Description:
This is a predicted structure of a 72-nucleotide RNA (transfer RNA) from a Candidatus Omnitrophota bacterium. Rfam family: tRNA. Rfam classes the family as a transfer RNA. Rfam's curators write: Transfer RNA (tRNA) molecules are approximately 80 nucleotides in length. The coordinates come from a structure-prediction model, not an experiment, and the mean pLDDT is 86. The organism belongs to Candidatus Omnitrophota, within Bacteria.
RNA sequence: GCCGGGGUAGCUCAGGGGCAGAGCAGGCGAUUCGUAAUCGUCUGGUCGAGAGUUCGAGUCUCUCCCUCGGCU
Numbered sequence: 001g002c003c004g005g006g007g008u009a010g011c012u013c014a015g016g017g018g019c020a021g022a023g024c025a026g027g028c029g030a031u032u033c034g035u036a037a038u039c040g041u042c043u044g045g046u047c048g049a050g051a052g053u054u055c056g057a058g059u060c061u062c063u064c065c066c067u068c069g070g071c072u
Base pairs, nucleotide, nucleotide: 001071002070003069004068005067006066007065010024011023012022013021018055026042027041028040029039030038048064049063050062051061052060
């Protein structure tokens, strides 16, 4: 330099045009004499950045950044 995968909650990851989600973590509560475990509930997101397409973009297109791998 070229090609490809990935970037979404504090962490691990779903979601591939129509309300942003799960598990874990965190807060509160139930249960217990108490703790752990278990259960319920709540909080937490400029979806890597900018632009474009569209009635509508996390999702499609372009450029850039970061990261992983391959080729040279």
The sequence is in RNAcentral, with records from ENA.